This is a predicted structure of a 483-nucleotide part of an RNA (small-subunit ribosomal RNA, 3' major domain) from a metagenome.
The prediction has a mean pLDDT of 82.
It matches the Rfam family "Bacterial small subunit ribosomal RNA".
Context: one part of a larger RNA
């Protein structure tokens, strides 16, 4: 120097603590171990694997298995030669298909030089999801959005190295101030960027609908609806631009930097939120997403197809969904969203089924036209029970995709009606528009195992006394038979 301590001092973090809701117990989904298997393909394995590559496993995917085929090959790019004129149509056979095999017809562009383009044949090569992520390249987690990591010149040490970078204060920060052999720079911190509050100003159509003016209705009228005109006032939309700096007071503080409290303001001391991750760590993942060094295979570890498998099931684990009920369950009524998406599409009215849908086809390349809430809120009925709670499991009978739902899809509808009555030791997530609760969307994808992911939005809370303790981190210091 640096690691490291069941040394010390400072400090920060949903790290405790305070509180809210899970998990661990039930049943399912979903990943793993493991057993099993012809095969259950491979990889991920403390945090940092395990609803993880997979934003879609019935054929296809696909990389396993079983069998059946091809060998210059599914694919590239040359030579060389042959033959035909193409490739391919079409018929027979053998077959589960891939392929093999047999015939038949018609026949390619051309500048006629054989060329181009195809097929066959030979030859260089093609091809590997085969291994090594401990041979790499790039891409990622991780500590950690921790505030650190260095660097030039100077000083100082025989050297290793210090020193700046420590100190005293401050700060979310190596932020800043202020001492100081030290003096400056750079990577990181902040800002600069996008979202989002809050105002102005352009704009005004597809968005709006005040005010006004027509027409329809309904009413004795006031008026109340609908529709059009007319207009951008208002909401909104998207350009620009203002605002917010500790800018003002007061008080503290070394007069500093700051802190505390205050005014004014839609916001107040980083205004929320997000991208943004230093120098490194772990021989950390990834040769299976490409790329690639080296090795292996080459009538096979290369390709093709047909079925099977990745879904198997005594077990254990990880992540969720659904519940155990009255802050709830069923039934009527009735009200409000943002964010996507849409042409091999999104699909309206209207009928048709009890319903998954089925007709059916208006508008719509979409601020126009479609897809669009639910919890809440009124009303009644349940009356404490394995129940009108809960809905696995099964019969049955149908939609739907789709050559094709046996293995192994999703959804109706009828009947069935299983464990569960708040879950030991443990143990996670969260500090405000959070949490918890409630629905909606998109990828991906014919069709779906989504209860996942990654978005929107509605309703909307408790609690923080503090830093002895748990646990990761940050500086300085000390101790060390470690490096």
């Nucleotide at each position: 120097u640096g690691a490291c301590g069941g040394g010390g001092g400072c400090c920060c973090g949903c790290a405790c603590a305070a509180g809210c809701g899970g998990u661990g117990g039930a049943g399912c989904a979903u990943g793993u171990g493991g057993c099993u298997u012809a095969a259950u393909u491979c990889g991920a394995u403390g945090c940092a694997a395990c609803g993880c590559g997979a934003a879609g496993a019935a054929c296809c995917u696909u990389a396993c298995c079983a069998g059946g085929a091809c060998u210059u090959g599914a694919c590239a790019u040359g030579u060389a030669a042959c033959u035909g004129c193409a490739c391919g149509u079409c018929c027979g056979c053998c077959g589960a298909a891939a392929g093999g095999u047999g015939g038949a017809a018609a026949g390619c562009c051309u500048u006629c030089g054989a060329g181009g383009g195809u097929g066959u044949u030979a030859c260089a090569c093609a091809g590997g999801u085969g291994c090594u992520g401990c041979a790499u390249g790039g891409c990622u987690g991780u500590c950690g959005u921790c505030a650190g990591c260095u660097c030039g010149u100077g000083c100082c040490g025989u050297g290793a190295g210090g020193u700046g970078u420590u100190g005293g204060g401050u700060u979310a920060a190596g932020u800043c101030c202020c001492g100081c052999a030290a003096c400056g720079a750079g990577c990181g911190c902040a800002a600069c960027c996008c979202c989002u509050g809050u105002g102005g100003u352009u704009a005004g159509u597809u968005g709006c609908c005040a005010c006004u003016u027509u027409c329809g209705c309904a009413g004795a009228g006031a008026u109340g609806u609908g529709a059009a005109a007319a207009g951008c006032a208002c909401u909104c939309u998207a350009g620009c631009c203002a605002g917010a700096c500790u800018g003002c007071c007061u008080g503290u503080g070394a007069u500093a930097a700051g802190c505390a409290g205050g005014a004014g303001g839609a916001a107040g001391g980083u205004g929320g939120g997000g991208a943004u991750g230093a120098c490194g760590u772990c021989a950390a993942g990834u040769c299976a997403g490409u790329a690639u060094g080296g090795u292996c295979c080459u009538u096979a570890u290369g390709u093709c197809c047909u079925g099977g498998g990745c879904u198997g099931c005594a077990c254990a684990c990880g992540u969720g969904c659904u519940a155990c009920a009255a802050u709830g369950g069923u039934c009527g009524g009735u009200a409000u969203a943002g964010a996507a998406g849409g042409a091999c599409g999104c699909g309206a009215a209207a009928c048709c089924g009890c319903g998954a849908g089925g007709u059916g086809g208006a508008g719509c390349a979409a601020a126009u036209c479609c897809c669009c809430a639910a919890a809440a809120c009124c009303g009644a009925c349940c009356c404490a029970a394995g129940u009108u709670c809960g809905g696995a499991u099964c019969g049955a009978a149908g939609u739907c995709u789709g050559c094709a739902a046996c293995u192994c899809g999703a959804c109706u509808u009828c009947g069935u009606g299983a464990a569960g009555u708040u879950g030991g030791a443990a143990u996670c997530g969260c500090u405000a528009g959070u949490a918890a609760a409630g629905g909606c969307g998109u990828a991906u994808c014919a069709g779906c195992u989504a209860c996942g992911a990654c978005g929107c939005c509605u309703u909307g809370a408790a609690u923080a006394c503090g830093u002895u303790c748990c646990c990761g981190g940050g500086c300085c210091u000390u101790g060390u038979a470690c490096a």